Model confidence (mean pLDDT): 77 of 100. A computed fold for a 377-nucleotide RNA from an Acidimicrobiia bacterium, annotated as Bacterial RNase P class A. Of the family's consensus pairs, 90% are formed in the model. The gene name in the source record is rnpB. The RNAcentral record of the sequence draws on ENA.
RNA sequence: CGAGCCCGCCGGGCGACCGCGGUGACCCUCAUCUCACGAUGGGUUCAUCGAGGAAAGUCCGGACUCCACAGGGCAGGAUGCUGGGUAACGCCCAGGCGGGGAAACCCGACGGACAGUGCAACAGAGAACAAACCGCCGAUGGCUCGAAUAGAGCACAGGCAAGGGUGAAACGGUGGGGUAAGAGCCCACCAGCGAGCCGGGUAACCGGCCGGCUGGCAAACCCCAUCCGGAGCAAGGCCGAACAGGGACGCCGGUGACCCGCCGAUCAAGUCCCGGGUAGGCCGCAAGAGGCGGCGGGUAACCGCCGUCGCAGAUGGAUGGUCGCCUCGGGGCGGCAACGCCCCGAACAGAAUCCGGCUUACAGGCGGACUCGCAAC
Numbered sequence: 001c002g003a004g005c006c007c008g009c010c011g012g013g014c015g016a017c018c019g020c021g022g023u024g025a026c027c028c029u030c031a032u033c034u035c036a037c038g039a040u041g042g043g044u045u046c047a048u049c050g051a052g053g054a055a056a057g058u059c060c061g062g063a064c065u066c067c068a069c070a071g072g073g074c075a076g077g078a079u080g081c082u083g084g085g086u087a088a089c090g091c092c093c094a095g096g097c098g099g100g101g102a103a104a105c106c107c108g109a110c111g112g113a114c115a116g117u118g119c120a121a122c123a124g125a126g127a128a129c130a131a132a133c134c135g136c137c138g139a140u141g142g143c144u145c146g147a148a149u150a151g152a153g154c155a156c157a158g159g160c161a162a163g164g165g166u167g168a169a170a171c172g173g174u175g176g177g178g179u180a181a182g183a184g185c186c187c188a189c190c191a192g193c194g195a196g197c198c199g200g201g202u203a204a205c206c207g208g209c210c211g212g213c214u215g216g217c218a219a220a221c222c223c224c225a226u227c228c229g230g231a232g233c234a235a236g237g238c239c240g241a242a243c244a245g246g247g248a249c250g251c252c253g254g255u256g257a258c259c260c261g262c263c264g265a266u267c268a269a270g271u272c273c274c275g276g277g278u279a280g281g282c283c284g285c286a287a288g289a290g291g292c293g294g295c296g297g298g299u300a301a302c303c304g305c306c307g308u309c310g311c312a313g314a315u316g317g318a319u320g321g322u323c324g325c326c327u328c329g330g331g332g333c334g335g336c337a338a339c340g341c342c343c344c345g346a347a348c349a350g351a352a353u354c355c356g357g358c359u360u361a362c363a364g365g366c367g368g369a370c371u372c373g374c375a376a377c
């Protein structure tokens, strides 16, 4: 310098003017309530704060809230190598094993196939304690030739999984012995398996010895282990008009000389009270498994201690617009060049109870570790 690989970070900056939402202050003014202090609402002015790395998908896990619940089981769902981290997880870190890459590194639904049930399309003769299509043999028995108990032939009985062919897969592989031909039938090496032994490791697992002789699928049912009650901030709580409803008083009639009381009537208007709850308002709702810095522990994820900071809260839903300068990218013109001038463009997207993850989208830029190649020293 080129190619690659992994991790972390930023994702426009400054200024002016106008506008919007939250909070606080202020006093002028306005409205309502109050004897008043004052309170509430609205407005002016000032100060201050005002989106993200994904705010997104709503896919996992939790906090919080209400409902249900003695305990246990069944059913159903999720997860699935080992150890650790965490509030928890299907997330993260480290390790093991398998696969890919020349390497850095990347990927993995990665428990169990001697508990049971089942499956294997097409092709192929045959697909699970197998099979004779092409083949090989025919020692033994049979038949034929032969004088023959020699020998030769036939391929009838029968033997054979070595070779060919099919397939994703054909009951271990290579070599040798052996045989009529063959075969783990025997031997050596290799692969695999084992609920055997020894050693290492917390473990997954790894190495060695020994043994017999060997298929796959659980992303099929299933078995085993662990976890899981349901609904969700429109959760849930508080206040609460108007209208309708209920009650008391009052009003009217009866009884009665009259009042209280009692009885009736309760239609309309009036005064007071009442519960439920609609509109509406307030809380939940912004101090949290919080950010930043330092020190310490740990390979790491992460944890502990100390210091410090105050950081959006809308509810038809604010967080924007214009201009100037700069930055970055592209184009044009001028210039030998440095450079100058002009034009265009600057991603994905956007809170709504909060938090931890995963996934997806994203113009452009910065920093660091590592691998390979080439060149130079």
Stems, first nucleotide, its partner, number of pairs: 001373004006368005012326007020050006030041004052348001056359002059357005064232004076228005081095005096110001097108004111223002116221002118217002133164002135160003140157002142154004172190006191214001193211002196209005236283004245274005252264004290309008327346008